[in-house]
Context: one part of a larger RNA
RNA sequence: CAAAUGGUGGAUGCCUUGGGAUGUUUGGCCGAAGAAGGACGCAAUUGGCCGCGAUAGUCGUCGGGGAGGAGUCAAUAUCCGUUUGAUCCGGCGGUGUCCGAAUGGGGCAACCCAGCUACAUCAUAUGUAGUUGUUCCACGUUUCGUGGAUCGGGAACCUCCUGAACUGAAACAUCUAAGUAAGGAGAGGAAAAGAAAUCGUAAGAGAUGCCCUGAGUAAGCGGUGAGCGAAAAGGGCAGAGUCUAAACCCACCUUUACGGUGGGGGUUGCAGGGUUCUUGAUAUGGGAGAAUAUGUGAUAGAAGAACAAUCUGGAAUGUUUGAUCAAAGAGGGUGAGAAUCCCGUAUUCGAAAUUGCAUAUUCCUCUAAAGAAUACCUAAGUACUAUGGAGCACGAUAAAACUCUGUAGGAAUCUGGGGCGACCACGCUCCAAGACUAAAUACCAAACAUCACCGAUAGUGAACUAGUACCGUGAGGGAAAGGUGAAAAGAAGGGUUUGUGACCCUGUGAAAUAGAACCUGAAACCAUUUGCUA
Numbered sequence: 001c002a003a004a005u006g007g008u009g010g011a012u013g014c015c016u017u018g019g020g021a022u023g024u025u026u027g028g029c030c031g032a033a034g035a036a037g038g039a040c041g042c043a044a045u046u047g048g049c050c051g052c053g054a055u056a057g058u059c060g061u062c063g064g065g066g067a068g069g070a071g072u073c074a075a076u077a078u079c080c081g082u083u084u085g086a087u088c089c090g091g092c093g094g095u096g097u098c099c100g101a102a103u104g105g106g107g108c109a110a111c112c113c114a115g116c117u118a119c120a121u122c123a124u125a126u127g128u129a130g131u132u133g134u135u136c137c138a139c140g141u142u143u144c145g146u147g148g149a150u151c152g153g154g155a156a157c158c159u160c161c162u163g164a165a166c167u168g169a170a171a172c173a174u175c176u177a178a179g180u181a182a183g184g185a186g187a188g189g190a191a192a193a194g195a196a197a198u199c200g201u202a203a204g205a206g207a208u209g210c211c212c213u214g215a216g217u218a219a220g221c222g223g224u225g226a227g228c229g230a231a232a233a234g235g236g237c238a239g240a241g242u243c244u245a246a247a248c249c250c251a252c253c254u255u256u257a258c259g260g261u262g263g264g265g266g267u268u269g270c271a272g273g274g275u276u277c278u279u280g281a282u283a284u285g286g287g288a289g290a291a292u293a294u295g296u297g298a299u300a301g302a303a304g305a306a307c308a309a310u311c312u313g314g315a316a317u318g319u320u321u322g323a324u325c326a327a328a329g330a331g332g333g334u335g336a337g338a339a340u341c342c343c344g345u346a347u348u349c350g351a352a353a354u355u356g357c358a359u360a361u362u363c364c365u366c367u368a369a370a371g372a373a374u375a376c377c378u379a380a381g382u383a384c385u386a387u388g389g390a391g392c393a394c395g396a397u398a399a400a401a402c403u404c405u406g407u408a409g410g411a412a413u414c415u416g417g418g419g420c421g422a423c424c425a426c427g428c429u430c431c432a433a434g435a436c437u438a439a440a441u442a443c444c445a446a447a448c449a450u451c452a453c454c455g456a457u458a459g460u461g462a463a464c465u466a467g468u469a470c471c472g473u474g475a476g477g478g479a480a481a482g483g484u485g486a487a488a489a490g491a492a493g494g495g496u497u498u499g500u501g502a503c504c505c506u507g508u509g510a511a512a513u514a515g516a517a518c519c520u521g522a523a524a525c526c527a528u529u530u531g532c533u534a
Stems, first nucleotide, its partner, number of pairs: 001531007013519001014483002018454002020451009029153002037099003040053003044076002047073003050057001059093006068080003104113003114132007133151001135149006157188001158186005168175001172223001198205002209237004220228002241436003244379001248264006254257001269414001271378003274374006285366003289363011301349003307322003311318001323340002325329001331343003384409008394421001416431005470477002490518001493505004
């Protein structure tokens, strides 16, 4: 050096308990009635996981179910159950130690120490049960009592407040990144928005939201750089509209005022309402409420067709021969490719209890016209102006409107007021300075279905005791680790050995070079044997 045979090692192949993605449907807050999250306990033996709470591997009840069962790693013992129905599954309840908002006080969380009331007791001791937190509101018999609310948690989604830098501009300052990340406050199953002081152009539309389009625009903004970037119209999804304040009337109250509380009234732009007068109507619709009934779903389930032999083999689902069912030849399992072996599948059926949706009925509740006169009302430190900012795609730049806002000034009252991108006129359009409002939308989970998704260095960080072990004072960081066999049949007995290990005989098995450091078993690397070279 070569070959062979072994060892080491764990690649590769095959596998999949676990992941990933998409779709459909359904569901979406929990908490002082003590949550989320934990500590400590509970089993015959009891360490982890899971479950449960001193009624502690469970209790009651109502249903389902029907022969086995006492969760699992994982077994042994001892029990329970078979029509007097266990285990198990589902509905509704019970119990629920201690900590935790933690709430009687304290505290180094899961501990310590109390007050008051009731009961047990001869008893003050002791025990058991209850109660004693903050802030706010209401009422009352007002240093207090009663009742109600409040606090804390929540992955993402949502609203509001505060608000960067790296970066890009090939440097950098306006600009960009970006109103992003991050911080704070708050809400809900969605949130926000929302019934025009809107848009638009000379035609009109008719709350809001979301999608497509308009459009990366002959719109625009921009050290006119980098970049930023609409709107209306159009097409869809979904559709729903309402209530106050005021004038005026009534009642009550008192601090008698330009008063307060309650009720009626009233709610708009072709202005409307009030008041006074005149005419007219007695019905029809709406509801975002409640109850009942019916239907249809959810939370356990039930029925469910049809095959034999032969050959090979350790094993038949394979071969051969001859059959069968099919509204079922989806899929999985079973000692090798199974429509006819098992679970299922097509199809059909099913709920005592709790509950979703739809429809109907009943109750409750809301809803009204026309004309004339009058000039009483129609949201004020508001609109608007100046100035400083911010938002609008729009960077004081402009012709720069519009919306919000700090500071200063500061109206009108329907013969009124806002808008139509400087401003003025004409015209058109709308009615601010009060409030509410489902659905279409966002996010997540579960169930089901699917996959030119992964297959153990992949796919989740996690197929295994995984947010575990381990690291860090802490915030936080964060692994590795799958495969005997069809079945443990997991090697009885014997031998070598001081004893193990290991090996041998024998035994199991189809196979033990499948022997638990267990499927396959590559390479590096290490030996042994043989040959060659020197």

The prediction has a mean pLDDT of 82. Large-subunit ribosomal RNA, domain I from an uncultured bacterium, 534 nucleotides, folded computationally. It matches the Rfam family "Bacterial large subunit ribosomal RNA". Its family is annotated with structural constituent of ribosome and ribosome in the Gene Ontology.